Transfer RNA from a Patescibacteria group bacterium, 72 nucleotides, folded computationally. Its Rfam family is "tRNA". By type it is a transfer RNA. Rfam links the family to the GO term triplet codon-amino acid adaptor activity. The RNAcentral record of the sequence draws on ENA. The organism belongs to Bacteria candidate phyla, within Bacteria.
RNA sequence: GCCUUUGUAGCUCAGUGGUAGAGCACCAUCUUGGUAAGAUGGGGGUCCCGAGUUCAAUCCUCGGCGAAGGCU
Repeated sequence: GCCUUUGUAGCUCAGUGGUAGAGCACCAUCUUGGUAAGAUGGGGGUCCCGAGUUCAAUCCUCGGCGAAGGCU
């Protein structure tokens, strides 16, 4: 330098054109003599950045940046 994959909640990951979800974590309440476990509820996301296509983009296209891998 070129190619491929990848970027979504604090972490690990779904989602796939129609105003984003799970598990764990966090907070509150219940339960207990107390803690843990358990139950119920809740908070938390400009979906890496910019442009384009579209009535509508996390999703498609292009460019940039970061990460992983490969080739030379």